SAM riboswitch aptamer (S box leader) from Clostridium putrefaciens, 117 nucleotides, folded computationally. RNAcentral holds the sequence, with entries from Rfam. The coordinates come from a structure-prediction model, not an experiment, and the mean pLDDT is 81.

Parts: sequence; C1' cells; structure tokens
RNA sequence: AUCUUAUCGCGAGCGGCGGAGGGACUGGCCCUUUGAUGCCCAGCAACCAGUAUUCAUAAUCUAAAUUAUGAAUAACAAGGUGCUAAAUCCUGCAGUUUAAUUACUGAGAGAUAAGAG
Repeated sequence: AUCUUAUCGCGAGCGGCGGAGGGACUGGCCCUUUGAUGCCCAGCAACCAGUAUUCAUAAUCUAAAUUAUGAAUAACAAGGUGCUAAAUCCUGCAGUUUAAUUACUGAGAGAUAAGAG
C1' cells in the first nucleotide's frame, strides 16, 4: 500500500518554543504576524488493552465448582493509539424535493481504531 468491521452534529489551553503558512484533494468559504502549520507541556475522548458483574458455549465433572472463549453492561484512565477552529467547515456522484444554486437521503472520497493478509 490492500481488504473487513465500527465510528465521525459531543468534548478538549488567555501555557512554552518557534516564525509563515494552514484547513487531505476539486470548487467555494474560512483560519492566520492580535502569531498559523509544527514540536513540548496540558487537556479531551474511551477504539484496543486492563478491572468488576451477568449471560452463553466448550473442557474437566454425578453435581456443585473451576478454567477457557465469546457477548452485554458498569466504573476507571497507570498501558497502546487518536483528537484539541468551523458538522469530516461546505461541496464533488446518484436520487427525492423546492420558486430557488432550497431542503433532505444514500453512495463515494477522507480520517481514526481494531482485525486480516
């Protein structure tokens, strides 16, 4: 790089360094020397891992019980990631709808996590 699944209208700094671009891409529209992007710190969230309870299945077994695996729920935040302008900022393709370039739905694209190979 590719494939699968889930999520993407919530949340998060008046900090330090540094000094010109940034919001994936297209077209828009924005942010930015009243200091962007980035790095550090701080914070947010809870995908994975970890903890507790319950249920199911399997093994040992007369049973109870134990162990393993899976699922659900709850609390947490010391581990692995992620995130901290604007709905993924809107948009692109298809359909419905509107007086309308109006409103909506789905797909695609993208991002993140977990898994596969």